[in-house]
Context: one part of a larger RNA
RNA sequence: GGAUGAAUGCUGGCGGCAUGCCUAACACAUGCAAGUCGGACGGGAAGUGGUGUUUCCAGUGGCGGACGGGUGAGUAACGCGUAAGAACCUGCUGUUGGGAGGGGAACAAAAACUAGAAAAAUGGCUGCUAAUACCCCGUAGGCUUAGGAACAAAAGGAGGAAUUUGCUCGAGGAGGGGCUUGCGUCUGAUUAGCUAGUUGGUGGGGCAAUAGCUUACUAAGGCGAUGAUCAGUAGUUGGUCCGAGAGGAUGAUCAACCACACUAGGACUGAGACACGACCCAGACUCCUAUGGGAGGCAGCAGUGGGGAAUUUUCCGCAAUGGGUGAAAGCCUAACGGAGCAAUGUCGCGUGGAGGUAGAAGGCCCACGGGUCGUGAACUUCUUUUCCUAGAGAAGAAGCAAUGACGAUAUCUGAGGAAUAAGCAUUAGCUUACUCUGUGCCAGCAGUCGCGGUAAGACAUU
Numbered sequence: 001g002g003a004u005g006a007a008u009g010c011u012g013g014c015g016g017c018a019u020g021c022c023u024a025a026c027a028c029a030u031g032c033a034a035g036u037c038g039g040a041c042g043g044g045a046a047g048u049g050g051u052g053u054u055u056c057c058a059g060u061g062g063c064g065g066a067c068g069g070g071u072g073a074g075u076a077a078c079g080c081g082u083a084a085g086a087a088c089c090u091g092c093u094g095u096u097g098g099g100a101g102g103g104g105a106a107c108a109a110a111a112a113c114u115a116g117a118a119a120a121a122u123g124g125c126u127g128c129u130a131a132u133a134c135c136c137c138g139u140a141g142g143c144u145u146a147g148g149a150a151c152a153a154a155a156g157g158a159g160g161a162a163u164u165u166g167c168u169c170g171a172g173g174a175g176g177g178g179c180u181u182g183c184g185u186c187u188g189a190u191u192a193g194c195u196a197g198u199u200g201g202u203g204g205g206g207c208a209a210u211a212g213c214u215u216a217c218u219a220a221g222g223c224g225a226u227g228a229u230c231a232g233u234a235g236u237u238g239g240u241c242c243g244a245g246a247g248g249a250u251g252a253u254c255a256a257c258c259a260c261a262c263u264a265g266g267a268c269u270g271a272g273a274c275a276c277g278a279c280c281c282a283g284a285c286u287c288c289u290a291u292g293g294g295a296g297g298c299a300g301c302a303g304u305g306g307g308g309a310a311u312u313u314u315c316c317g318c319a320a321u322g323g324g325u326g327a328a329a330g331c332c333u334a335a336c337g338g339a340g341c342a343a344u345g346u347c348g349c350g351u352g353g354a355g356g357u358a359g360a361a362g363g364c365c366c367a368c369g370g371g372u373c374g375u376g377a378a379c380u381u382c383u384u385u386u387c388c389u390a391g392a393g394a395a396g397a398a399g400c401a402a403u404g405a406c407g408a409u410a411u412c413u414g415a416g417g418a419a420u421a422a423g424c425a426u427u428a429g430c431u432u433a434c435u436c437u438g439u440g441c442c443a444g445c446a447g448u449c450g451c452g453g454u455a456a457g458a459c460a461u462u
């Protein structure tokens, strides 16, 4: 000199754009954050004088809750970055080629009954019923040691119909994901040896797939001073900051990847999870209880306590962009779009402009002549960014039309009146900037050297 997610002190007028728990991955009251489909299904209800139309709903069923959002605890690793590879999977989506024949049995819901001491959470039993839920036969098709043998699909809905939308089996595509490898990726040798599924082979198993992934047998290998192992620290990168560069430091916001979801373990469903707002077991903690038993997980958005030098509203809206679902209308969306708070940063603007000497009054200094505060003020005149007030008023809406949270906003026009707006630090040397008075080693100052004991340019006013 530059920089900051800053904090603190003094001060504080306005606007644009950004940013805002860096600490306790500490504990969390309350509300919301993932639903949707009646054009898959039986049923119930509302409404209507009645029919029809309509609307709503617990449940079965489908798709989605694996995205989006948060955090950085763990991880020194194929985790990440980069460049390659072969033995793989892929819901929705786009292309293309076939198919959907015939049957069957249930289980919810609703209804009735009921629970031991039975409150809650949750159940039990009885007998019904539908489907795009489930099962069987046949067929297409695929696999194979090429002899045959064995396995194995489908569903309808809407419409008067044309048709349309779903279903099933293939092929190949895009996008996504899993796996392998070369190279790069912090510190310590006051860590030198480490390893037994360990390293390789064969057989079996297993996976979507390769593989000690797993198991039996077998060989004794494998790694290491080019630093293994151990210990410490740490999410990685694009980037950011500094620097002429070399390089150093760093990894907030934004974007990509990874990991995690009270702690530890586990699987289920599914195209995809070993799943933040799903399940099971164990643990710690909190809450309810009739003491028998139950409920919970903010590292989602707000918000609370705590910790801390320190970090915001329990706001508005789905109008836009995007996501889920639906044939659609639509519904949901604390993603997102916005507003609020904070000078936290950055950029811009303002607190007036011009004239004005009897150099006024007053203060201070003085060699008593004067000097200075000082064109500064008053005064005259002008302007209105900002402010106040009245009116007009968007773009963002994609379109036949309708639809705007922001928003009585931005912006424009008129009226008013200099009106509403300047502070902070320093002044002995280092270091730009000096006099008087008060004080008298006192009161005090001080980054350092040092000032102050009666003429202090260093203390306190001016």
Base pairs, nucleotide, nucleotide: 013349014348015347016346017345018344019342020341021307026305027304028303030302031301032300035063036062037061040060041059043057044056045055046054070260071259072258079185080184081183082182083181084180085179088177089176090175093173095171096170097169098168099167101137102136103135104134111126113124114123144148156165157164158163186232187231188230193223194222195221198220199219200218201217202216203215204214205213235257236256237255238254239250240249241248242247262283263282265280266279285296286295287294288293313339315338316337317336321335322333323332324331325330352382353381354380355379362373363372364371365370387416389414390413391412392411396406429448430447437460438459444451445450
Predicted 3D model of a 462-nucleotide part of an RNA (small-subunit ribosomal RNA, 5' domain) from Cinnamomum chago. Model confidence (mean pLDDT): 82 of 100. It matches the Rfam family "Bacterial small subunit ribosomal RNA". NCBI's taxonomy places the organism under Eukaryota, Streptophytina, Spermatophyta, Magnoliopsida, Cinnamomum. The RNAcentral record of the full RNA draws on SILVA.